[in-house]
RNA sequence: CUCGACAAAGGCAAACCAGUCGCAAGGCUGGGGCGCAAAGCCUAGGACCUCUGCUUACGGGCGGUGGUAGCCAGGUUACCGAAG
Numbered sequence: 001c002u003c004g005a006c007a008a009a010g011g012c013a014a015a016c017c018a019g020u021c022g023c024a025a026g027g028c029u030g031g032g033g034c035g036c037a038a039a040g041c042c043u044a045g046g047a048c049c050u051c052u053g054c055u056u057a058c059g060g061g062c063g064g065u066g067g068u069a070g071c072c073a074g075g076u077u078a079c080c081g082a083a084g
Stems, first nucleotide, its partner, number of pairs: 002084001003081002011036002016031006034070001040076004045072002047068003051064005
């Protein structure tokens, strides 16, 4: 450096519940704990979701809006140290 152990010490926190913001998707706070070796941070390229406009041969198509980074991809930084 790669790698990631039924190791040690710690970390994060899905569903769900309560509160709150939002038309919504969803965000935030607290509880909770499914999982996670980058589930730390940044980015909306692909994908998905929301609201909405136009259009349609009613199957959809094109655009705008916001959202998901715990879907994939990319960038960047980092704790620990068995085996290989």